Predicted 3D model of a 72-nucleotide RNA (transfer RNA) from a Coriobacteriia bacterium. Its Rfam family is "tRNA". The coordinates come from a structure-prediction model, not an experiment, and the mean pLDDT is 84.

RNA sequence: GGGCGAUUGGCGCAGCGGGAGCGCAGUGCCCUUACAAGGCAAAGGUCAUUGGUUCAAAUCCAAUAUCGCCCA
Repeated sequence: GGGCGAUUGGCGCAGCGGGAGCGCAGUGCCCUUACAAGGCAAAGGUCAUUGGUUCAAAUCCAAUAUCGCCCA
């Protein structure tokens, strides 16, 4: 220098163009003499950034950034 892939709550990950979700962690309550486990509830997201297509974008397109792999 070229090619490919990934980027979504604190962490690990889902998510056919129309409802943003799951597990774990954290918080409150219940249970217990107490802790853990268990049960219930709520909270937590500019979907890497910018622009474009579209009635509508996490999803499609382009550029950029970071990380990983391969080639030179």